[in-house]
The prediction has a mean pLDDT of 80. The RNA shown here (transfer RNA) has 74 nucleotides and comes from Vigna unguiculata.
């Protein structure tokens, strides 16, 4: 420098042919139970879905470019 894949909640990831509230584990709070931890059980918070533009009534989701990151090529 070329190509290809990857970026979504602290972490790890799911998201169908683009369609009508953005899930789930896990952590954390915060109740319940327990002598008391811890483990179970309930509710809860916690997301500019990596920036930007763009294309459609409507994007996580599709073009575009530009940041890391992994991998092969040279």
């Nucleotide at each position: 420098g070329c190509u290809a894949g990857a970026a979504u909640a602290a972490c790890u990831u799911a998201g169908u042919u683009g369609g009508u509230u953005a899930g789930a584990g896990c952590g954390u709070g915060u109740g319940g139970c327990u002598c008391u931890u811890a483990a179970c059980c309930a509710c809860a918070a916690g997301g500019u879905c990596a920036g930007a533009g763009g294309u459609u009534u409507a994007a996580g989701u599709c073009c575009u470019u530009u940041u890391u990151c992994u991998a092969g090529c040279g």
It matches the Rfam family "tRNA". By type it is a transfer RNA. The source organism's lineage runs through Eukaryota, Mesangiospermae, Pentapetalae, rosids and Vigna.